[in-house]
Molecule: Glycine riboswitch aptamer
Organism: uncultured Acidocella sp.
This record gives sequence, structure tokens and C1' cells, in this order.
RNA sequence: ACGCAGGAGAGCGCGGGGGCGCAUUUAGAUGAAUCCCCGCCGCCGAAGGCGCAACCGGCCCCCGGAAACGCUCAGGCAAAAGGGCUGCGU
Repeated sequence: ACGCAGGAGAGCGCGGGGGCGCAUUUAGAUGAAUCCCCGCCGCCGAAGGCGCAACCGGCCCCCGGAAACGCUCAGGCAAAAGGGCUGCGU
């Protein structure tokens, strides 16, 4: 590095618009369901990223590395996918 297995946290949140079909209807329209887009609020921290950051190192008052700490840009908050890390195999 690859493969297999396990793997946490946090709203199945609210509003608006649009598409396909279904039901009701003379039509208009309405209703529920599903998919996509936009916006808003709350929250998580274990891909990644960042830190003026514990700690470690050096030629030591400067520089380097850097966490399970901090920040939440990204990502995530039913399932699926992802997932630090752990075990086994190559």
C1' cells in the first nucleotide's frame, strides 16, 4: 500500500420552487408519495484540511515535527456510502 472483518458521534428538521407518474375533478385545482434544486436554523467530529496547539526534537529566545486537543473550510446528522483506529492475510 492492497484485500477481508469490525468500527463512533450528531434533526428521517423547517420553508420555497421544479420534474415524472397516481388519486379526486366537467375543467381549473387539490391531495398523498417519490426525485432534484435553492434557502434557513440547530448539531457532530474519526476521510481530508487548518491552528497563535499539549507534547517531542534541534545547530535552542529561533526553527522543525505534531495529537484522540482546538477550529469546523470541506465532509457528515434514518438506511446506504464514507469512517480515525483494531485484528488477520499478501